[in-house]
SAM riboswitch aptamer (S box leader) from Polaribacter sp., 125 nucleotides, folded computationally.
It was read from a public genome assembly, where an Rfam model found it.
Taxonomically the source falls in Polaribacter (Bacteria, Pseudomonadati, Flavobacteriia, Flavobacteriaceae).
Its Rfam family is "SAM riboswitch aptamer (S box leader)". About the family: The SAM riboswitch is found upstream of a number of genes which code for proteins involved in methionine or cysteine biosynthesis in Gram-positive bacteria.

RNA sequence: ACGUUAUCACGAAAGGCAGAGGGAUUAGACCCAAUGAAGCUUUGGCAACCUCUCAAAAAUGAGAAAGGUGCUACAUUCUACAAUCUAUUUUGAUAUUUUAUCAAAUAGCUAUUGACAGAUAACAG
Numbered sequence: 001a002c003g004u005u006a007u008c009a010c011g012a013a014a015g016g017c018a019g020a021g022g023g024a025u026u027a028g029a030c031c032c033a034a035u036g037a038a039g040c041u042u043u044g045g046c047a048a049c050c051u052c053u054c055a056a057a058a059a060u061g062a063g064a065a066a067g068g069u070g071c072u073a074c075a076u077u078c079u080a081c082a083a084u085c086u087a088u089u090u091u092g093a094u095a096u097u098u099u100a101u102c103a104a105a106u107a108g109c110u111a112u113u114g115a116c117a118g119a120u121a122a123c124a125g
Base pairs, nucleotide, nucleotide: 003123004122005121006120007119008118013043014042015041016040017039021032022031023030026080027079028078029077044072045071046070049068050067051064052063053062054061055060076117081114082113083112084111085108086107087106089105090104091103092102093101094100095099
């Protein structure tokens, strides 16, 4: 690196070095950045996956934070792929002229759900 399972809600910043990019990746949008980005580092913090304690047959529940990870702008930021829903929209067809039905396209109240992709943890080889 690949695979399986779970989660992707909430939460948590200051200093030093450094010096132009960054928000995972592709494109577009949006945002952050010389009032200092990435990266490295010190101290602190958040959370509770592993861990520990108690209860329980178990599922699970409550608590803790010494240790192994993780995280510490905003947000898996939005759009992209599929289905669904909706429409004072467009085109076409059918029916007996202000209409109705069907099909296609387009769009959306950050529309709903899912997929893909990704992040983190635990496990396995």